[in-house]
Molecule: SAM riboswitch aptamer (S box leader)
Organism: Chlorobium sp.
C1' cells in the first nucleotide's frame, strides 16, 4: 500500500493524566463537549472474526463441514444505524412547506395548474474491522 471474501440498525464505561476540541473525507442537517472534547495510560466490560479447547450432528471418518459452549491466545470494539443525507434504480407523488411576469378572482382571501422539497425499498461509492494473499 493494491485487491479478494465476509461483517457493519445486536452489544458494551469507570477512574487518571490533559485541556478544546469532536461524531473518517468535502458539503449540508442533527448531535456530543469546560457538569471537561480529543489523545494517552489503568483497569473493567462488550463481541464472538481468527486459533485453542469442549460438545453435538453429516460426511468421502487418522479428516472436513456445519451447529453450539467457553473467552484461554491474536485483533476488534464500549453516544447517536458506519449519526442521517449526497449517486443510481424502483415505489409512493394523498395529506404538508415554499416558489410562480402561470390561471380564476375587481383585489385580498381562497382555489387550480406547474416545479422543488419533504416519504420508504433495494443497490452502488467512501468507510471501519477481520480473515488471507500480492
Nucleotide at each position: 500500500u493494491g485487491g479478494u471474501c465476509a461483517u457493519c440498525a445486536a452489544g458494551a464505561a469507570a477512574g487518571g493524566u490533559g485541556g478544546a476540541g469532536g461524531g473518517a473525507a468535502u458539503a449540508g442537517a442533527c448531535c456530543c463537549g469546560u457538569u471537561g472534547a480529543a489523545a494517552c495510560c489503568u483497569u473493567g466490560a462488550c463481541a464472538a472474526c481468527c486459533g485453542a479447547u469442549u460438545c453435538c450432528g453429516u460426511c468421502c471418518u487418522u479428516g472436513a463441514c456445519g451447529g453450539a459452549a467457553c473467552a484461554c491466545g491474536g485483533u476488534g470494539c464500549c453516544g447517536c444505524a458506519u449519526u442521517c443525507u449526497a449517486c443510481u434504480u424502483c415505489c409512493a407523488c394523498a395529506a404538508g412547506u415554499c416558489u410562480g411576469u402561470a390561471c380564476c378572482a375587481a383585489g385580498a382571501a381562497g382555489g387550480u395548474c406547474a416545479g422543488a422539497c419533504a416519504g420508504g425499498a433495494a443497490g452502488a461509492a467512501a468507510g471501519a474491522u477481520g480473515a488471507g494473499u500480492g